This is a predicted structure of an 88-nucleotide RNA (c-di-GMP-I riboswitch aptamer) from Candidatus Brocadia.
The prediction has a mean pLDDT of 82.
Rfam family: c-di-GMP-I riboswitch aptamer. Gene Ontology term of the family: cyclic-di-GMP binding.
The sequence is in RNAcentral, with records from Rfam and Ribocentre.
The organism belongs to Candidatus Brocadiaceae, within Bacteria.
RNAcentral records the identical sequence in 2 taxa.
[in-house]
RNA sequence: AACCCGAAAAGGCAAACCAUCCGAAAGGGUGGGACGCAAAGCUACCGGCCUAAAUCCUGUCUUAGGACAUGGUAGCAGGGCUGCUGAG
Numbered sequence: 001a002a003c004c005c006g007a008a009a010a011g012g013c014a015a016a017c018c019a020u021c022c023g024a025a026a027g028g029g030u031g032g033g034a035c036g037c038a039a040a041g042c043u044a045c046c047g048g049c050c051u052a053a054a055u056c057c058u059g060u061c062u063u064a065g066g067a068c069a070u071g072g073u074a075g076c077a078g079g080g081c082u083g084c085u086g087a088g
Base pairs, nucleotide, nucleotide: 005088012037013036017032018031019030020029021028022027035075041081042080043079045078047076048073049072050071055067056066057065058064
C1' cells in the first nucleotide's frame, strides 16, 4: 500500500399504500410515505418471473380461444462496470 472480515459515525436509497401523469397491459415517472437495503448505484448479457398491444394460428360472422417480446422486472438470483467511511 492492496484485498478480506468488521464496531461506530456522517450521509444515501425507499416496499406496501395514497394522489397525479404516461402505458393496451405488465409496469414506469413525480409528490407524499417507510417495509426494508452496504451496493436497494448502473447495466436485460444468462436463467427465472410478469404482461400480450401489434403479428401469427384456430374458430366464427361476431369478436372468442391459443401462440408469441419486439414490452417490463436491476427490491428474483447470477455475470459485467463503478463506488462513501474504517475502531479493531